[in-house]
RNA sequence: GAGUUUGAUCCUGGCUCAGAAUCAACGCUGGCGGCGUGCCUCAGACAUGCAAGUCGAACGCGAAAGUCCCCUUCGGGGGACAGGUAGAGUGGCGCACGGGUGAGUAACACGUAGGUAAUCUACCUUCGGAUGGGGAAUAACAAUCGGAAACGAUUGCUAAUACCGCAUAAUGCAGCGGCACCUAAUGGUGACAGUUGUUAAAGCGGGGGAUCGCAAGACCUCGCGCCUGAAGAGGAGCCUGCGGCAGAUUAGCUAGUUGGUGAGGUAACGGCUCACCAAGGCUUCGAUCUGUAGCUGGUCUGAGAGGACGGCCAGCCACACUGGCACUGACACACGGGCCAGACUCCUACGGGAGGCAGCAGUGGGGAAUUUUGGGCAAUGGGCGAAAGCCUGACCCAGCAACGCCGCGUGAGGGAGGAAAUCCUUCGGGAUGUAAACCUCACAAGCAAGGGAAGAGAGCUACGGGCUGAAUAAUCCCGUAGUGCGACGGUACCUUGCGUAAGCCACGGCUAACUACGUGCCAGCAGCCGCGGUAAUACGUAGGUGGCAAGCGUUGUUCGGAAUUAUUGGGCGUAAAGGGCGCGUAGGCGGUGCGGUAAGUCACCUGUGAAAUCUCUGGGCUCAACUCAGAGUCUGCAGGCGAAACUGCCGUGCUGGAGUAUGGGAGAGGUGCGUGGAAUUCCCGGUGUAGCGGUGAAAUGCGUAGAUAUCGGGAGGAACACCUGUGGCGAAAGCGGCGCACUGGACCAUAACUGACGCUGAGGCGCGAAAGCUAGGGGAGCAAACAGGAUUAGAUACCCUGGUAGUCCUAGCCCUAAACGAUGGAUGCUUGGUGUGGUCGGUACCCAAUCCGAUCGUGCCGAAGCUAACGCGAUAAGCAUCCCGCCUGGGGAGUACGGUCGCAAGGCUGAAACUCAAAGGAAUUGACGGGGGCCCGCACAAGCGGUGGAGCAUGUGGUUCAAUUCGACGCAACGCGAAGAACCUUACCCAGGCUUGAACAGCGACUGACAUCCGGCGAAAGCCGGCUCCCGCAAGGGCAGUCGUAGAGGUGCUGCAUGGCUGUCGUCAGCUCGUGUCGUGAGAUGUUGGGUUAAGUCCCGCAACGAGCGCAACCCUUGUCCUCUGUUGCCAUCAGGUUAUGCUGGGCACUCUGAGGAGACUGCCGGUGAUAAACCGGAGGAAGGUGGGGAUGACGUCAAGUCAGCAUGGCCUUUAUGUCUGGGGCUACACACGUGCUACAAUGGCAGAUACAAACCGUCGCGAUGCCGCAAGGUGGAGCUAAUCGGAGAAAGUCGGUCUCAGUUCGGAUAGCAGGCUGCAACUCGCCUGCUUGAAGUUGGAAUCGCUAGUAAUCGCGGAUCAGCACGCCGCGGUGAUACGUUCCCGGGCAUUGCACACAC
Repeated sequence: GAGUUUGAUCCUGGCUCAGAAUCAACGCUGGCGGCGUGCCUCAGACAUGCAAGUCGAACGCGAAAGUCCCCUUCGGGGGACAGGUAGAGUGGCGCACGGGUGAGUAACACGUAGGUAAUCUACCUUCGGAUGGGGAAUAACAAUCGGAAACGAUUGCUAAUACCGCAUAAUGCAGCGGCACCUAAUGGUGACAGUUGUUAAAGCGGGGGAUCGCAAGACCUCGCGCCUGAAGAGGAGCCUGCGGCAGAUUAGCUAGUUGGUGAGGUAACGGCUCACCAAGGCUUCGAUCUGUAGCUGGUCUGAGAGGACGGCCAGCCACACUGGCACUGACACACGGGCCAGACUCCUACGGGAGGCAGCAGUGGGGAAUUUUGGGCAAUGGGCGAAAGCCUGACCCAGCAACGCCGCGUGAGGGAGGAAAUCCUUCGGGAUGUAAACCUCACAAGCAAGGGAAGAGAGCUACGGGCUGAAUAAUCCCGUAGUGCGACGGUACCUUGCGUAAGCCACGGCUAACUACGUGCCAGCAGCCGCGGUAAUACGUAGGUGGCAAGCGUUGUUCGGAAUUAUUGGGCGUAAAGGGCGCGUAGGCGGUGCGGUAAGUCACCUGUGAAAUCUCUGGGCUCAACUCAGAGUCUGCAGGCGAAACUGCCGUGCUGGAGUAUGGGAGAGGUGCGUGGAAUUCCCGGUGUAGCGGUGAAAUGCGUAGAUAUCGGGAGGAACACCUGUGGCGAAAGCGGCGCACUGGACCAUAACUGACGCUGAGGCGCGAAAGCUAGGGGAGCAAACAGGAUUAGAUACCCUGGUAGUCCUAGCCCUAAACGAUGGAUGCUUGGUGUGGUCGGUACCCAAUCCGAUCGUGCCGAAGCUAACGCGAUAAGCAUCCCGCCUGGGGAGUACGGUCGCAAGGCUGAAACUCAAAGGAAUUGACGGGGGCCCGCACAAGCGGUGGAGCAUGUGGUUCAAUUCGACGCAACGCGAAGAACCUUACCCAGGCUUGAACAGCGACUGACAUCCGGCGAAAGCCGGCUCCCGCAAGGGCAGUCGUAGAGGUGCUGCAUGGCUGUCGUCAGCUCGUGUCGUGAGAUGUUGGGUUAAGUCCCGCAACGAGCGCAACCCUUGUCCUCUGUUGCCAUCAGGUUAUGCUGGGCACUCUGAGGAGACUGCCGGUGAUAAACCGGAGGAAGGUGGGGAUGACGUCAAGUCAGCAUGGCCUUUAUGUCUGGGGCUACACACGUGCUACAAUGGCAGAUACAAACCGUCGCGAUGCCGCAAGGUGGAGCUAAUCGGAGAAAGUCGGUCUCAGUUCGGAUAGCAGGCUGCAACUCGCCUGCUUGAAGUUGGAAUCGCUAGUAAUCGCGGAUCAGCACGCCGCGGUGAUACGUUCCCGGGCAUUGCACACAC
């Protein structure tokens, strides 16, 4: 920095990711080189080999095998060489270094700075002195003996630089005595030296002239060694300050403990040890205990501060099978030494012995996991030696391992509008991709051939020079020349030829990189969020792409990001977080002047801060890694010399902080003792009678044994109405009638006194509502528990009737609370306004409850500022300082364990495992509420008529069936798709056929037909057979068939992949935008408010101003009038005619037709209203406030409906899921529901007579008059392509008649018979007619539907579909009813409120 809590937002907060690192491991892959690194686990066990020896120039002894010679009894013996060699032994030095490991250790172990005047130091260096003379042993060896072995015993011989005396000796050591200087002190240093005592030694080698000696040698000299003393360097011991870890759910620990005196011991101080004496010592600045851990330089990370780590390398420490102990030695309590004990392993003759890989390799074990039983001492370093040299698993090399870092390569240039292949595709093409092929050039590794290092300086020889020396000798040093030694290694490197090498991960977001197929909440992925339920960029595969690259990913771990423990750098009103409140200890912090000091602080200097590391610069390997050199750094500690502002300390002042004094008033402050009235209850008495009481309604309960009510009297307990006030007091809890006593605090005034006496406060102590506990009282009312009555599905509740603890008092516990202002205390500072309580002052000539001011308290509103926002705002949540408490994701859990307190209940302290990716705060927009407000709607109410009951029709469910094709399912599916299933339709079932197919249509090949017709089979479709082309001279063309191919076809699936269309909320009044403004933001404003409207309709106001889609209007129709038109319409007037009729002439006035126009706009009047919008009333008018009706449906919602109307992606199917045909089915039927029709009758039925419509339809048609039939209908065919003719008689109505309340003259189901019509065909399965039959049904339970005016209701007429079929649908007209109103139910609109809802109750 990002992801993740939400519909969205801001904040808090956790989780997660991107980075770097690694002694790593695992998966896939793997070309080379350089430099590094490599048991983190069992300080578990170890076979085998090696890892510490060396010196003959300290010393004594001294082979064997072998070769040669001699002798021989032929068995052997002797000698020489090997060789004074090998070997063991005595002795010296080393073995305390080097190498390993990290078990232990929380410690002077480590780091750092000091001390040692409390010490030691072999080898090395420097300086001084000395090295005289004697002695006695012993191993080896030899002999004998014991033992299985390891090993040992006895006797005997022998040497030394082994051992022991003697001499000499100091500046050694010890004692005594004085001097000078230093030191805080015990004391140290120095010189004079005075004195007493005491302590040494070893020789070996080289060379040599004179002299001595028989010789060895003496002697001289050189080197080495030895002894003694002083000093140095390096090393070691001890002591001290400071520093570095977790737990208080470890608070007290300690008897050699702390100190002293004396002694012992040590190289040395010291309780280090001991005896005695004293009673100390450590600790909340964390003792003791427990857990963990080697420490450091440094390493990793980080901007830094920090955090984590301590592998390699380097310093220190500790350890060496486990525990203990000492010896030797300069140094050890000793890794490859010893002793004892223990465990383990091995050998054994059972008596007894041997061993210690945390050295280098290696083994098995453990483990996710860590190498060769390699080469060499050539280099560096170490031990011994005079040296040569020997030893050295230290070390240098090699081997194994991509374990890490670094470097290099796997080729470079050219090469197509771009091969093949693969993938994708809209089928056109695109991608892999200049990639390949091909051409030119070049070439790590490896192989072959040739050359070939550096790492090597010592030593030795010769010569020259120099020191020492008597010396031309010898030793030593320097130079020159020669010689000589390399594990790595014939390696690096150079030249030539041939010549080979890429993977891993990812591709939804974070996070660079996308498509196809497979799969279908399966298989799987996943770091977090999350993907997968048929179109998955998230799974698997492929192609492509991205990243890194001999590696790439994963896992583990650390730091970072994380300001998520916050010193730098956080917080605590509501997110986690202020202790319930006070008093006060330690501690922390602290007013003002002056002087001093110098601990903190600051400056300079010195020492130290090892090297390596790190940074910079330069150098060396071809670069780099790596390495070398120089510089810087090492932020620290110590010392010295200064400064004196600030802090501290010391001294002395001051008055502003704090306190005291004096004088005042306010107050439910506290404790105790008294006392008062009202009310409730109970008791007694009176009056009085049937109820009272209680509730939503009741009941339990009380009451005729007299209640309730009412009056009088009495008892007892508790609480104190009014006053009473966001008034007062108190630290908080809390405090309320009145009086008295005792008592705490605050406030005001004065400015007399003290002189910083202050603030906070871990622990500690005290107070602490209610409930609860103990003991004793008290008990009126109230009231947990409990009982009963109700409510309820239940009701261990809410409501009611009772009722015990308790509530009250005294004494003692408990110690908690939403103990809240969810806000710790103190001090200072920072615009204002307005209340209220207390005190004081001023002013008004006097008079203040009132006006002005000061101060203390207590409220509200608000500036700046703060805050995530809400809000806070001198009573801060502002600006600062000081001190305390507390927080660090949610759950688990304030739980468990431990401790402590409590009589108990329980309190305080207070985890972890496990689990989630959130949990949360504030605010926003919606939706919702059995929240409130305003308003509307056939929403209720008022009414009319229905449904639900019956029969039938129709649709649906269910069931059935070979099939009963499919879809539609709350409103918004169910007389819906379907404006019309006998065949067809038809999609379903059965059966029979066809397969480029029934239709469309490209190409290629073949044929000359095909069709019609004829014959056969068949239910048909179809199949089989027969006959069999056209144009053109021809080529060829047309047509048709057969075959093949690309492909047709599918009412198969997905309406949750879609387009289009539709339903619904809803003809509800809403839905938005631009700019501006406000807000961190989501958003808000506008659109809210006051009115008004059918309406976001209009008006006014307003940080808004405008605009868009909706509303309205524009459109159609209807209602009035006018103009025009005048046939097919009409007929007032005129004329003619008829039984009659616009029948005719004529006319266009009227009606009407259908074109155009007028008309209505709150325009006019009055009132109301804000002078507005508008509303109410009125006039006029055919119509009045939208005149009625229709069309018109905003942003959106319901993954609403439709893949079967059409279109369409994907999937499936291809002799079938396509297509043709016959038949069947969609019409089934115990049942359930929806929608209708007809009824149940008299407002009616029947029969007769008779009146008045509108709209619509008709030539494949409507069909008149006439005739036939009871009728349906038939016959027939005038007229009509229609204001002309026809359908066509409207019906209810009206007139008079009949029926008389019944299952009827109601009702017509069902059924029989006979007919009619349509049609190829009415069996399944049409409609109609006549005669006969005459079911249920007597107005319909719960419930429920429609409708506000020409509406409901009721009456008939027409049309679409259609051969036929209408109770359905769509239209038309005729007759023609009720609404106080908005409390409630339902739905909707607006603003508001709450919310833990947002797939939204």

Small-subunit ribosomal RNA from an uncultured bacterium, 1401 nucleotides, folded computationally. The RNAcentral record of the sequence draws on ENA and SILVA.